Transfer RNA from a Longimicrobiales bacterium, 74 nucleotides, folded computationally. It was read from a public genome assembly. The source organism's lineage runs through Bacteria, Pseudomonadati, Gemmatimonadota, Longimicrobiia and Longimicrobiales. Its Rfam family is "tRNA". From the family's description: Transfer RNA (tRNA) molecules are approximately 80 nucleotides in length.
């Protein structure tokens, strides 16, 4: 310069193909339980879905253009 693949709570992911409440696990936080601590049970906080436009009655998804990261070719 081509091509492919990915981005989603602090971390790792599903959820996209087939548009219709945004979830899992782990961590945080608070309660129970212990003499504490760890485990465990119960509950809670935390997302403008990588940015911009577009279709739509309605976009994390369908379209267009962009940017970061990764693999392959030149």
């Nucleotide at each position: 310069c081509g091509g492919g693949g990915u981005g989603u709570g602090g971390c790792g992911c599903a959820g996209c193909c087939c548009g219709g409440u945004a979830g899992c696990g782990c961590g945080u936080c608070g309660g129970c339980u212990u003499u504490g601590g760890g485990a465990g049970c119960c509950g809670a906080a935390g997302g403008u879905c990588c940015c911009c436009g577009g279709u739509u009655c309605g976009a994390a998804u369908c379209c267009g253009g962009g940017c970061g990261c990764c693999c392959c070719g030149a």